[in-house]
RNA sequence: GCAUAUGUAGCUCAGUGGUUAGAGCACUGGUCUUGUAAAGCAGAGGUCGAGAGUUCGAGUCUCUCCAGAGGCU
Numbered sequence: 001g002c003a004u005a006u007g008u009a010g011c012u013c014a015g016u017g018g019u020u021a022g023a024g025c026a027c028u029g030g031u032c033u034u035g036u037a038a039a040g041c042a043g044a045g046g047u048c049g050a051g052a053g054u055u056c057g058a059g060u061c062u063c064u065c066c067a068g069a070g071g072c073u
Stems, first nucleotide, its partner, number of pairs: 001072002004069001006067002010025004018056001027043003031039001049065005
């Protein structure tokens, strides 16, 4: 330099252009226990990497940039 795939909760990841952006683990608070763990109940936590475009409507489609990854030269 070229082409590829990825970026969504603290972590690992889902998410057909349209119903309020979700799950597991972790975290917090009750329940339970003599106490802890486990179990079960409830809750908090997201400007979906940044910007622009298309569209009535974008996490999803297009473009540019950024970050890390692997490949070719």
Overview
Transfer RNA from Nematostella vectensis, 73 nucleotides, folded computationally. The sequence is in RNAcentral, with records from Rfam. The prediction has a mean pLDDT of 82. Its Rfam family is "tRNA". By type it is a transfer RNA. Taxonomically the source falls in Nematostella (Eukaryota, Cnidaria, Anthozoa, Hexacorallia).